[in-house]
Molecule: small-subunit ribosomal RNA
Organism: sludge metagenome
RNA sequence: AGAGUUUGAUCCUGGCUCAGGAUGAACGCUGGCGGCGUGCCUAAUACAUGCAAGUCGAACGGGGUAUUUGAUUUAUCAAAUACUUAGUGGCGAACGGGUGAGUAACGCGUUGGUGACCUGCCCCAAAGCGGGGGAUAACAGCCUGAAAGGGUUGCUAAUACCGCAUGUGGUUGAGGAAGACUAGAAGUCCUCAAUUAAAGGAUAUAUCCACUUUGGGAGGGGCCUGCGUCCCAUCAGCUAGUUGGUAAGGUAACGGCUUACCAAGGCGAAGACGGGUAGGGGACCUGAGAGGGUGACCCCCCACAAUGGAACUGAAACACGGUCCAUACACCUACGGGUGGCAGCAGUAGGGAAUAUUGCACCAUGGGCGAAAGCCUGAUGCAGCAACGCCGCGUGAGUGAUGAAGGCCCUCGGGUCGUAAAACUCUUUUCAAGAGGAAGAGGAAGGACGGUACUCUUGGAAUAAGCCUCGGCUAACUACGUGCCAGCAGCCGCGGUAACACGUAGGAGGCGAGCGUUAUUCGGAUUUACUGGGCGUAAAGCGCGUGCAGGCGGCUCUUUAAGUUGGAUGUGAAAGCUCCUGGCUUAACUGGGAGAGGACGUUCAAAACUGAAGAGCUUGAGUAUGAGAGAGGAAAAUGGAAUUCCGGGUGUAGUGGUGAAAUGCGUAGAUAUCCGGAGGAACACCAGUGGCGAAGGCGAUUUUCUGGCUCAAGACUGACGCUCAGACGCGAAAGCUAGGGUAGCAAACGGGAUUAGAGACCCCGGUAGUCCUAGCUGUAAACGAUGUAGACUAGGCGUUGGUGGAGUAAAAUCCAUCAGUGCCGGAGCAAACGCGAUAAGUCUACCGCCUGGGGACUACGGCCGCAAGGUUAAAACUCAAAGGAAUUGACGGGGGCCCGCACAAGCAGCGGAGCGUGUGGUUUAAUUCGAUGCAACACGAAGAACCUUACCUGGGUUUGACAUGCACGUAGUAGGGAUCCGAAAGGUGACCGACCCUCGGGAGCGUGCACAGGUGCUGCAUGGCUGUCGUCAGCUCGUGUCGUGAGAUGUUGGGUUAAGUCCCGCAACGAGCGCAACCCCUGUUGCCAGUUACAUGUGUCUGGCGAGACUGCCGGUUUAACGCCGGAGGAAGGCGGGGAUGAUGUCAAGUCAGCAUGGCCUUUAUAUCCAGGGCUACACACACGCUACAAUGGCCGGUACAAUGAGUUGCUAAACCGCGAGGUGGAGCUAAUCUCAUCAAAGUCGGCCUCAGUUCGGAUUGCAGGCUGCAACCCGCCUGCAUGAAGUCGGAGUUGCUAGUAACCGCAGGUCAGCCAUACUGCGGUGAAUACGUUCCCGGGCCUUGUACACACCGCCCGUCACGUCAUGGGAGCCGGAAGCGCCCGAAGUCACCACAUCUCAGUGGUGCCCACGGCAAGUCUGGUGACUGGGACGAAGUCGUAACAAGGUAGCCGUAGGAGAACCUGCGGCUG
Repeated sequence: AGAGUUUGAUCCUGGCUCAGGAUGAACGCUGGCGGCGUGCCUAAUACAUGCAAGUCGAACGGGGUAUUUGAUUUAUCAAAUACUUAGUGGCGAACGGGUGAGUAACGCGUUGGUGACCUGCCCCAAAGCGGGGGAUAACAGCCUGAAAGGGUUGCUAAUACCGCAUGUGGUUGAGGAAGACUAGAAGUCCUCAAUUAAAGGAUAUAUCCACUUUGGGAGGGGCCUGCGUCCCAUCAGCUAGUUGGUAAGGUAACGGCUUACCAAGGCGAAGACGGGUAGGGGACCUGAGAGGGUGACCCCCCACAAUGGAACUGAAACACGGUCCAUACACCUACGGGUGGCAGCAGUAGGGAAUAUUGCACCAUGGGCGAAAGCCUGAUGCAGCAACGCCGCGUGAGUGAUGAAGGCCCUCGGGUCGUAAAACUCUUUUCAAGAGGAAGAGGAAGGACGGUACUCUUGGAAUAAGCCUCGGCUAACUACGUGCCAGCAGCCGCGGUAACACGUAGGAGGCGAGCGUUAUUCGGAUUUACUGGGCGUAAAGCGCGUGCAGGCGGCUCUUUAAGUUGGAUGUGAAAGCUCCUGGCUUAACUGGGAGAGGACGUUCAAAACUGAAGAGCUUGAGUAUGAGAGAGGAAAAUGGAAUUCCGGGUGUAGUGGUGAAAUGCGUAGAUAUCCGGAGGAACACCAGUGGCGAAGGCGAUUUUCUGGCUCAAGACUGACGCUCAGACGCGAAAGCUAGGGUAGCAAACGGGAUUAGAGACCCCGGUAGUCCUAGCUGUAAACGAUGUAGACUAGGCGUUGGUGGAGUAAAAUCCAUCAGUGCCGGAGCAAACGCGAUAAGUCUACCGCCUGGGGACUACGGCCGCAAGGUUAAAACUCAAAGGAAUUGACGGGGGCCCGCACAAGCAGCGGAGCGUGUGGUUUAAUUCGAUGCAACACGAAGAACCUUACCUGGGUUUGACAUGCACGUAGUAGGGAUCCGAAAGGUGACCGACCCUCGGGAGCGUGCACAGGUGCUGCAUGGCUGUCGUCAGCUCGUGUCGUGAGAUGUUGGGUUAAGUCCCGCAACGAGCGCAACCCCUGUUGCCAGUUACAUGUGUCUGGCGAGACUGCCGGUUUAACGCCGGAGGAAGGCGGGGAUGAUGUCAAGUCAGCAUGGCCUUUAUAUCCAGGGCUACACACACGCUACAAUGGCCGGUACAAUGAGUUGCUAAACCGCGAGGUGGAGCUAAUCUCAUCAAAGUCGGCCUCAGUUCGGAUUGCAGGCUGCAACCCGCCUGCAUGAAGUCGGAGUUGCUAGUAACCGCAGGUCAGCCAUACUGCGGUGAAUACGUUCCCGGGCCUUGUACACACCGCCCGUCACGUCAUGGGAGCCGGAAGCGCCCGAAGUCACCACAUCUCAGUGGUGCCCACGGCAAGUCUGGUGACUGGGACGAAGUCGUAACAAGGUAGCCGUAGGAGAACCUGCGGCUG
């Protein structure tokens, strides 16, 4: 110090998340030792038990025990001494200890004040301590009660209590004085008067301790005060003792502290009042700091002591371990009545994720009492429990490679755990045992801790390692298992069969007696920005103005010293922090010294700046004068054009409207046209990024009234200014109220269309409304999405209104300048787009606003409104994004240019029929599998009767039909094989019968083990191959340049081409893969050779080598570039025709069934063999074809002309037989020789048929035959005879083709025994028509534009409805909580009064005021719950539509109003996003 995450990628904005530190922690796993700390954060819940505050006999009387003495006859009594102690009395108990409920406050912190105060014990000083009195507890008796206790009678003491005396003094009253500070005197001094004290005890008789009065001090406290001290304004007004005064009371003391009277004040936007939360500080954590968070332990202050109230005592309390009362709870009880208060230390229950021992000791430190010894002290000192934290130590060290065994991985070679282990040597911190043994106590004894720390001896590596992680952030990787399951996850995200992300293992990384997780907090986060952010488009400028408070404020001089700055000084407790230094072996811990710290007080000084006071100035601002422009505003009057309506004329059948129609209007006379009239609304042209206004907005003309602005000259005032929370005013359209008005237009509504529907777009009507008057509303994309004001900072070109100058006859025009309004642009700014003197530049002042998206321009509450609604404005919950600008693509029912049999123009078809073939579907035991828009469907299949064959049924085999290795066996062995059984496979087996050899054997065969086998799965694990866009013209790179960047440029532009083909231009210059060319065939020709070729002369033909065509020539055109057009010559002319050749890529395209191959699955079966069946099924649908429907034809007869090919398991001639298929036959041919095959058919010549279901058409069927083959039943082809179906040119739609092409015609070949081939691949024969053209359909290329798309339009995405879950608003109500007003009741208690009573003090009873608790009543605030209900969020594939994003198919959006299942639609005004 940063990192991850929005995107295809980029930059920015912006949130979320992570890495660090910390903790009074908790949880999980694990756990050796020590030191120092820390340990109920929750229930201020309830508490059993023990302890936590006593002490003094030197204040007092009495009792008890012991001893001594004395008395007495003993019992006993008296005295003394010592010890002890219930009571009276004194001091203490107000400290120490706990807790944080309350408290937002003079509570705390800090600074002052007290001339408004108090102070026991302690210290200093002064003075005093005389003399009396009456009680009372203890005790005794009696009574009473269960107890706690109480009552009564009697006795007694004091340092208990009460008079009297004295008065240094004090206090009160009156009078006076001094000198300061002062607002004032209650301070000081003097005089007079009144009043006011006391207690003794001990003793060594020196004295000491007490007591009283006064003054002072120290320490402690009370009160006052400036400043600081959380959140909410959805808390905006609060207040009657309230604010002040006078008087009195009260207090230690000021004071409405209290009371009476008088006045009506006091507080508040600098936040009163109210609500919520909370003890405050020193400090602690974090942070570079500023800040943010916290307030455990330690220290200071405050508050509290079951809850509420009250006083008493006292120096001090309204009192934790005191009193009284009330309430709740708990306990005892004899039921009458009593007792209690752990937020002291332990401990218990409960709550909770969670927090310790009913320990030892007063040894030290400190406290209370005491003269002291001493007693008390759960304060404290220690110990116990807990890895809760911090710190330290250890779990061994050295040597040790056959790199052991074993684990894991593996490419099978090895790698790794790993010097790690073992082994050898060594050490003993720790551990165990034993021995010694402290300091802590200043000077004798006295040590809880403690037989502790520490030291020594002995023993033996002995007693001691885990946790988390390993996809990125983030250090660390493999295997197996699992298969969107189980699970992980802080964020992004992993998991759907090869998971470095789940689980396990091995290995690795990190930390280590700990490690992780969770929670909280700071940081990172400059993500609330003071330091240190923003607001055109990302969130964010109020719609606009006027303007009070507030903030800020021109130039010069003088004064002041509030702010400011500097010095000195006081304070800022200690602890803590930083530095230095010391003590524990070190550290943590701790002692000493120094420093820092923000702020505050006092004082001295300075005077620049700000403030304040004063005096001036003119440039800011304003006034006056003279000119000027204008849809600025209000009112009144007037005008013409047009629409509509009414009256009349002419006139006749339509009109109107639309994409096309219809509704509508019209023979009762429309529309059209002419004349006249009525009425309302709006003002064409001028008209202009022209003008005016603060904005909204303003447009005929004239008049009246009126606001503002500009310019010129420079007279006057003299800072009068800028901004502006709140406030006030204005404020389009729609809308509301009341009254008018209503021509046109037009929400709603009615009708007609469109449509799947059409609640819309389109059409015909039409009401509110639009208009006026008076009021209300107060919102808009109220926009320049840009607050107002001022200053400064290059230019260029327009335009409006002035002024000055030049110029002109007047203009025009030019120059300068001021004020507006536009375009472009430099610097600069900006994420970019862009802005750029009209700033989004550089600065200043002030205001407003923003802080992730959704929820939400919402709910609740307040205010406003007649309503509609406006304004202000959350939370729960949910997501990891939402967003801005720009980039590359893709897409568009966007645009431009261009191409293609893409359309058009043509020709022939398909779609209808029959048949063939393929596919879907169905069927089936099986109808094997694959291919599925173009780019599957006569496709794999260049040929399913068996085989093929993968499918089904049935029957067999199991190292196997096939390969390799190893081991063993085997000589009439391997192999052949008659016969018999069987459907076959197979079994049986007469008989025949091998090979090589180095003689060991090999090969073969058999058995067994490894393994074979699989057309089983995954083409979404793959290779290879292929299809498609597409033979389309594209796809890229290097260097340079531009851009923050993604990227751009090049490759765009102007021409041109079939072409990114070429030329020109250009921040590009070059290059690569594609195009073209090189290759093959064909067309012309030369030469050479020529068998089996025709012919015999060249030539034809075959093969080889060449030539030829290049826009080369001419003309036109062009940038006189590329090229294009025309022409000549030529066999061929502008790539001559055809083929092969397929860029980067796209489709997870196709193929695991051609082959290969990873993984998975199977192994007497998913392998393999055999027979039969099936792949050939058939209601149907589609695709590709064939044959036809006939006369351009059919049939019969004659006759002419090809080319490519194939052939020895073959082609097969001649000849003969058969109507024919074919048969017999066998010449020739391994092919330019022979054969298929004299090869053809259409053609042509002649004849018949004459328009019909025919002499068309041939399906179907019957019979008879032929051929192939082991075998034609399922299921072959051919022939002859007979039969003679549909079909008369084919709906919507759709296909091919631009020339030797389409169309028509036949021939050959592959596969193949044969063939279902009408298919496919080739070959030749005959041989057209048409193309105006690019508007449209389809596909493609380039440029551009929009985009909310990027899985890329088969995209994205909106709303209702239905279901589930969650939080929330309303809600008849219901149940609580809090605070307050009013009223009732009114305990204890203080005070006052009355009565009784008393020597006095007390006391008793009563009354009054105040008042706690309680009660009643109406409301306020707040929480929970609630039938029902509203919207919201989320959810894997639900329903309906298609609103938005492209011109999103009606441009979208904003405000408003109406309507509608829903998104939405429509009206009015506005915006361009």